The prediction has a mean pLDDT of 75.
The RNA shown here (Bacterial small signal recognition particle RNA) has 100 nucleotides and comes from an Actinomycetota bacterium.
The sequence was found by an Rfam model in a public genome assembly.
NCBI's taxonomy places the organism under Bacteria, Bacillati, Actinomycetota.
Its Rfam family is "Bacterial small signal recognition particle RNA". By type it is a non-coding RNA gene. A reference for the family is Rosenblad et al. (2003), "SRPDB: Signal Recognition Particle Database", Nucleic Acids Res.
RNA sequence: GGUCGGGUCCUGCGUGACAUCGGCCCGCGAACCCGGUCAGGUCCGGAAGGAAGCAGCCGUAAGCGGAAGCCGGUGGGUGCCGUAGGGAUGCCUGGCUGGA
Numbered sequence: 001g002g003u004c005g006g007g008u009c010c011u012g013c014g015u016g017a018c019a020u021c022g023g024c025c026c027g028c029g030a031a032c033c034c035g036g037u038c039a040g041g042u043c044c045g046g047a048a049g050g051a052a053g054c055a056g057c058c059g060u061a062a063g064c065g066g067a068a069g070c071c072g073g074u075g076g077g078u079g080c081c082g083u084a085g086g087g088a089u090g091c092c093u094g095g096c097u098g099g100a
Base pairs, nucleotide, nucleotide: 001097002096003095004094005093006092007091008090009086010085011084012083013082014081015079016078018075019074020073021072022071023070024069025066026065027064028063034059035058036057037056042051043050044049
């Protein structure tokens, strides 16, 4: 010098970390227009009983707050992690080989 291949470059897919959002979990959370139980009192009834139901209590909705995990979505100059494809020139590298 030749030739084949790999890397560097680009793109796609997969995957992990990070960020963010939502859900699960915990707590708070409705004078009345949520539910349950309804003291007292009220109403119906001759009575037995029954009805509605305030406060309180319990549970929760919307919402608010919380801690480290799990699940899901989204993102990008996140990773050289995996894989596939592309690639003008150049650089690095390996095999084979020709000449001096």